Predicted 3D model of a 112-nucleotide RNA (SAM riboswitch aptamer (S box leader)) from a soil metagenome. It matches the Rfam family "SAM riboswitch aptamer (S box leader)". Rfam links the family to the GO term regulation of gene expression.
[in-house]
């Protein structure tokens, strides 16, 4: 800096944890994490050509595409929220706070 609402799991081993953190809510003895094997998803990088533009050239940038070599990933939107703002709700009425819902932005995190 870019992306994060899409996509993709079986076996063996192991034996109680796991979903980053906190709170919630989930997953887990019908077997968690970890490790191994096999399989799959995906176009960030690499590679391959195509088009446009820049460049004297070497080459570069952008766009669409192919591709699984390097990473990554294969419960739940990054599982949800966390901070701030807006709108609505909360039933005698008004205001404010709190709380809840939705949306927007941010933070944090993940991957490249």
């Nucleotide at each position: 800096c870019a992306u994060c609402u899409a996509g993709a799991g079986g076996g063996g081993u192991g034996g109680a944890g796991g979903g980053a953190c906190u709170g919630g809510c989930c997953c887990g003895a019908a077997g968690a994490a970890g490790c191994c094997c096999c399989g799959g998803c995906a176009a960030c990088c690499a590679u391959c050509g195509c088009g446009a533009c820049c460049g004297c050239a070497a080459g570069g940038u952008c766009g669409a595409g192919a591709c699984a070599g390097g990473u990554g990933c294969c419960a739940a939107c990054u599982c949800c929220a966390g901070c701030a703002g807006a709108u609505c709700g909360c039933g005698a009425a008004g205001c404010a706070c709190a709380c809840g819902a939705u949306c927007u932005g941010g933070a944090a995190g993940a991957u490249g």